[in-house]
A computed fold for a 171-nucleotide RNA from uncultured Eubacterium sp., annotated as Lysine riboswitch aptamer. Its mean pLDDT, the model's own confidence on a scale to 100, is 77. It matches the Rfam family "Lysine riboswitch aptamer". Its family is annotated with lysine biosynthetic process in the Gene Ontology. NCBI's taxonomy places the organism under Bacteria, Bacillati, Bacillota, Eubacteriaceae, Eubacterium.

RNA sequence: AGUAGAGGAUGCGGAGAUUAAAAGUAACAUAUCUGAUGAACCUUAAUUCAGAUGAUGAUAUGUGAAAGGAUGAUCCGCCGAAGUUCGAAGGAUAUUAAGGGAUCUUCGUGCUGGGAUCGUGAUUAAGAGUCACGGAACUGUCGUCAAAUUAACUUUUGAUGGAGCGCUACU
Numbered sequence: 001a002g003u004a005g006a007g008g009a010u011g012c013g014g015a016g017a018u019u020a021a022a023a024g025u026a027a028c029a030u031a032u033c034u035g036a037u038g039a040a041c042c043u044u045a046a047u048u049c050a051g052a053u054g055a056u057g058a059u060a061u062g063u064g065a066a067a068g069g070a071u072g073a074u075c076c077g078c079c080g081a082a083g084u085u086c087g088a089a090g091g092a093u094a095u096u097a098a099g100g101g102a103u104c105u106u107c108g109u110g111c112u113g114g115g116a117u118c119g120u121g122a123u124u125a126a127g128a129g130u131c132a133c134g135g136a137a138c139u140g141u142c143g144u145c146a147a148a149u150u151a152a153c154u155u156u157u158g159a160u161g162g163a164g165c166g167c168u169a170c171u
Base pairs, nucleotide, nucleotide: 001171002170003169004168005167008079011078012077013076014075015074019070027063028062029061030060031059032058033057037050038049039048041100042099043098044097045096046095082112083111084110086108087107088106089105090104091103093101113139114138117135118134119133120132121131122130123129141162142161143160144159145158146157147156148155
């Protein structure tokens, strides 16, 4: 340098199906009240359309969704699998322009061995899930020390420390 592997009691990611929830919510219709604005993420400006033949909002009755997110079994790709901070470029976002927000893709950089759990915060409809920071344990790997064991730093246990640009095997 190359090839092939290991960790795991939920290893990582993707797909579609099912189920719960979203929710008796949004929306629509009717009635009453209100009375001038409203139009697809937000703000500003302009244009266009609707509007006293009632915009918008509220209450009551009736009908009544969906998206994003989650999900046992199943299939596929894998072991920086993957996630994420920051930065850059680009796409799309229901009339146009500017600014902002959220989102998608690529590249660079930093962090994280792994899964769970607790606390705080963010996101979300959410005590779900995800992400960030912190805590205390568990687990795999390598190093160091000690004890036991072995033909043999061979095997086991305990303590302690590190990180995946690591570890193991072969060439």